A computed fold for a 568-nucleotide part of an RNA from a Minisyncoccales bacterium, annotated as large-subunit ribosomal RNA, domain V. Its Rfam family is "Bacterial large subunit ribosomal RNA".
[in-house]
Context: one part of a larger RNA
RNA sequence: CCUGCGACUAGACGGAAAGACCCCGGAAGCUUUACUGUAGGGUGAUAUUGAGUUUUGAAUUUUGAUGCGUAGAAUAGUGGCGAGGAUUUGAGGUUUCGUUUUCGGACGGGGCUGAUCCGACAGUGAAAUAGCCAUCUUUAAAGUUCAUCAUUCUAAUACGCGAGUUGACAGUGUCACUUGGGCAGUUUAAGUGGGGCGCUUGCCUCCUAAAAUGUAACGGAGGCGUUUAAAGGUCAGCUAAGCACGGAUGGAAAUCGUGCAUGUUGCGUAAAGGCAUAAGCUGGCUUAACUGCAAGACGGAUGUGUCGCGCAGAUGCGAAAGCAGAACUUAGUGAACCGAUGCUGGUUAUUAGAAUCGGCAGAGAUUAUCAAACAAAAGUUACUCCGGGGAUAACAGGCUAGUACGACCCACGAGUCCAUAUCAACGGUCGUGUUCGGCACCUCGAUGUCGGCUCAUCAUAGCGCGGGGGUGGAGAAGCUCCCAAGCGUCCGGCUGUUCGCCGGUUAAAAUGGUACGUGAGCUGGGUUCAGACCGUCGCGAGACAGGUCGGUCCCUAUCUAUCGCAGG
Numbered sequence: 001c002c003u004g005c006g007a008c009u010a011g012a013c014g015g016a017a018a019g020a021c022c023c024c025g026g027a028a029g030c031u032u033u034a035c036u037g038u039a040g041g042g043u044g045a046u047a048u049u050g051a052g053u054u055u056u057g058a059a060u061u062u063u064g065a066u067g068c069g070u071a072g073a074a075u076a077g078u079g080g081c082g083a084g085g086a087u088u089u090g091a092g093g094u095u096u097c098g099u100u101u102u103c104g105g106a107c108g109g110g111g112c113u114g115a116u117c118c119g120a121c122a123g124u125g126a127a128a129u130a131g132c133c134a135u136c137u138u139u140a141a142a143g144u145u146c147a148u149c150a151u152u153c154u155a156a157u158a159c160g161c162g163a164g165u166u167g168a169c170a171g172u173g174u175c176a177c178u179u180g181g182g183c184a185g186u187u188u189a190a191g192u193g194g195g196g197c198g199c200u201u202g203c204c205u206c207c208u209a210a211a212a213u214g215u216a217a218c219g220g221a222g223g224c225g226u227u228u229a230a231a232g233g234u235c236a237g238c239u240a241a242g243c244a245c246g247g248a249u250g251g252a253a254a255u256c257g258u259g260c261a262u263g264u265u266g267c268g269u270a271a272a273g274g275c276a277u278a279a280g281c282u283g284g285c286u287u288a289a290c291u292g293c294a295a296g297a298c299g300g301a302u303g304u305g306u307c308g309c310g311c312a313g314a315u316g317c318g319a320a321a322g323c324a325g326a327a328c329u330u331a332g333u334g335a336a337c338c339g340a341u342g343c344u345g346g347u348u349a350u351u352a353g354a355a356u357c358g359g360c361a362g363a364g365a366u367u368a369u370c371a372a373a374c375a376a377a378a379g380u381u382a383c384u385c386c387g388g389g390g391a392u393a394a395c396a397g398g399c400u401a402g403u404a405c406g407a408c409c410c411a412c413g414a415g416u417c418c419a420u421a422u423c424a425a426c427g428g429u430c431g432u433g434u435u436c437g438g439c440a441c442c443u444c445g446a447u448g449u450c451g452g453c454u455c456a457u458c459a460u461a462g463c464g465c466g467g468g469g470g471u472g473g474a475g476a477a478g479c480u481c482c483c484a485a486g487c488g489u490c491c492g493g494c495u496g497u498u499c500g501c502c503g504g505u506u507a508a509a510a511u512g513g514u515a516c517g518u519g520a521g522c523u524g525g526g527u528u529c530a531g532a533c534c535g536u537c538g539c540g541a542g543a544c545a546g547g548u549c550g551g552u553c554c555c556u557a558u559c560u561a562u563c564g565c566a567g568g
Stems, first nucleotide, its partner, number of pairs: 001568007010560003014555002022389006028381004034186005040179009050153004056147010067136001074129001077135005084118003092113009158165002189201003198218001202224006225370001226268001227327002232286007240264001242260005266275002269332001271330003290313004296307003302371001315324003338364001341361004346357001396443001397441001398439003402436001404432006413423002450525001451523003455517001456514005463488003466483006490504005531549004535544003
């Protein structure tokens, strides 16, 4: 070296299971004051469903009654006709009873008596009376219809062996309203240096933006969801802020004068650009903040968006030329559908008409997730499931080195004096890859996670044992620095603990790396499934780097590595 055999389990990101954590997409279970339904419940109507009595109310018919401001014989509802009317079928008078009353009276019934009375005329008054017709207010009686309250009867029904009880109720059908996680179907946005929490989502201005335009980020700053009948149009006129000097009260600053003064002032509002010929300030007259169009351009995937010559009509200002289709400009916003409103020479089922439909105009959206899924929608899952992802988190590795640790430089200062025996501020330059991080590069068709046990191996920034330099080293004990990795580097109590505290030792009880070494070597106390309890949160289902009790750790070694043995 080769070939075997026996061991061992460090590696083959070993085997097993298309990761259960996380995210994305989908599903399911559950919850509820999510949305929409619905079984069921309640109430009412109606049909089955008939008869009688009664209360109350409404409408209506018939017959009666009723109607008073003042003036006027006096209780004049309103309008009309009207010159007569009523009366032995009892006028007037008298007496009695009842109704009503504005207390004056009016109306009706009865007794006695027996022939007149009323109106017109006149007068008063807004209106003139007898009588007739119609009608209104209030009211009485009777009738009809409807509603309503209470109640009686009986049929069917229901109960009962029967006697009987119940009874137009109940039951049943239909309709309407209400209730309704009991049940059902669903929804519950996206961006995001993982997700969640937070924040954002449309438009305008500036920077980033690299001198055309355009240009991203959870880059840096701000605004908007309007306002104005003048802050619009036109004609005419004017010039601000500040500073200097001078000037009573008067001051830094009031008002006055002179000078300088290209714009620092002002322009409703953010910022930018612009503005003195002013777009700034003031006054006069006004409504073009018009109707119908539109050559041609800018911008742009599209849809939106922006500018506009010129023509016609009607108008404002100006002597006129002319200017005017809002505002110095850029924000101040919303597509379709839908119904409503105004106008309209169009349209509509045999025809006429009309509802309807259409056309034109303007209005109704925090459709703000702002190119707007529906008119209409929240949660939870550790009981979970499926499809995917290392496109994306937790472990480990990698990159980085802010943080951490270490070294060096400078030396304020401390060290009685003296920066440098020792310590060292403010700063500076590096190193390490051990902490907390950042990134998200391998791995989600699986790289098992803390601690302990066992077994280690390496580094040296050296804890002990060795050798040296300095000392604020007398000696001893120390402090500090240099060399050096050969060997060594404890036993217990508490806690799952690493750590830490405590007890006792030791020459010392070093610091780290090795997938925070080591679970195909062990454990399984912790963390991190399903059960359960407490606190807190939540209406609830449930949740909690809050606590608590409980809770299945598989693998017969093919290869490499290592150890031992044998043969060649």